[in-house]
This is a predicted structure of a 347-nucleotide part of an RNA (small-subunit ribosomal RNA, central domain) from a metagenome. The RNAcentral record of the full RNA draws on SILVA. It matches the Rfam family "Bacterial small subunit ribosomal RNA". Its mean pLDDT, the model's own confidence on a scale to 100, is 89.
Context: one part of a larger RNA
RNA sequence: CUGGGCGUAAAGCGCGCGUAGGCGGCUUUGUAAGUCGGAUGUGACAGCCCAGGGCUCAACCCUGGAAUUGCAUUCGAUACUGCAGAACUAGAGUAUGGUAGAGGGAAGUGGAAUUUCGGUGUAGCGGUGAAAUGCGUAGAUAUCGGAAGGAACACCAGUGGCGAAGGCGACUUCCUGGGCCAAUACUGACGCUGAGGUGCGAAAGCGUGGGGAGCAAACAGGAUUAGAUACCCUGGUAGUCCACGCCGUAAACGAUGAGAACUAGAUGUUGGGGGGGUUGCCCCUCGGUGUCGCAGCUAACGCGUUAAGUUCUCCGCCUGGGGAGUACGCCGGCAACGGUAAAACUC
Numbered sequence: 001c002u003g004g005g006c007g008u009a010a011a012g013c014g015c016g017c018g019u020a021g022g023c024g025g026c027u028u029u030g031u032a033a034g035u036c037g038g039a040u041g042u043g044a045c046a047g048c049c050c051a052g053g054g055c056u057c058a059a060c061c062c063u064g065g066a067a068u069u070g071c072a073u074u075c076g077a078u079a080c081u082g083c084a085g086a087a088c089u090a091g092a093g094u095a096u097g098g099u100a101g102a103g104g105g106a107a108g109u110g111g112a113a114u115u116u117c118g119g120u121g122u123a124g125c126g127g128u129g130a131a132a133u134g135c136g137u138a139g140a141u142a143u144c145g146g147a148a149g150g151a152a153c154a155c156c157a158g159u160g161g162c163g164a165a166g167g168c169g170a171c172u173u174c175c176u177g178g179g180c181c182a183a184u185a186c187u188g189a190c191g192c193u194g195a196g197g198u199g200c201g202a203a204a205g206c207g208u209g210g211g212g213a214g215c216a217a218a219c220a221g222g223a224u225u226a227g228a229u230a231c232c233c234u235g236g237u238a239g240u241c242c243a244c245g246c247c248g249u250a251a252a253c254g255a256u257g258a259g260a261a262c263u264a265g266a267u268g269u270u271g272g273g274g275g276g277g278u279u280g281c282c283c284c285u286c287g288g289u290g291u292c293g294c295a296g297c298u299a300a301c302g303c304g305u306u307a308a309g310u311u312c313u314c315c316g317c318c319u320g321g322g323g324a325g326u327a328c329g330c331c332g333g334c335a336a337c338g339g340u341a342a343a344a345c346u347c
Base pairs, nucleotide, nucleotide: 003319004318005317006316007301008300012315014200015199016198017197021193022192023191025088027086028085029084030083031082033081034080035077036076037075038074039073040072041071042070049065050064051063052062053061054060091190092187093186094185095184096182097181098180099179103176104175105174106173107172108171109170110153115148116147117146118144119143120142124135125134161168162167205246206245207244208243209242210241214240215239219235220234221233222232257314258313259312260311261310262309265292266291267290268289269288270287271286272285273284274283275282276281296303297302320347321346322345329340330339331338332337
């Protein structure tokens, strides 16, 4: 000496569930596999190392020792780990009573607005920096108690809430998941992580069948311009919506894996519980979500009990830039493409 790392430099799988495996609370008994100690045997010769000796020295050679960190057998030790037994309740879970919520699925209902149709009505409307394309005497724009249809739910609305993540926002009903709090009772380590595996997974895209108001890739036209395959304008099809089935990717971001313990505080907000005071409020406590900040950490920025601090367990990942998340092969997919994943060469 026996790697160092992963917020922004390369690096946390998009997120769950979970198999193998790894790791695992407290007390006690046994065992003695790991572990530790002793003994015996072996660990060939030579070599290395040490001491002494022989060739005049040295190289070289001889003798002895040490070393050979190992293995086997045996006798012990029992703190820790394992295994077996017994017990416990602080981890985990169950029951009871409350409670907040855009958590998920289905059905039904509502109002505002856009559009279309209809009524009234007459000459322009629309649009822009300015215009034009466009619409309008075949009656537009405007206006109105009417009708149709689709999509989205103003205000409430909040670094508010819920969810593992993606995500979730009108109202009502039904079905349904999870969380939090309080006081007891119960089970008795039942736990954590998780290679493979499996499920979920925005938008776009794909298949079949519907639907189609608004918006709008592509496309067409008008402008702008040196040009304008754009930005602006007038139109406009896929798509956006629904059902079922695929796709499986995102700056899927907190660019920060999960779990546990410990380490000053202050202040806002949200959901419970307790206490005091009595219109306002204050104090304590548990769970979430923000801001600031001590110690500490950091290259700095910053992080700071929601850690990027101090530690432990398990998984994933990184190892100079380009070539390249590419080629080839394999797996998946209807396809689009996705997953896995190089090298030559070059700096």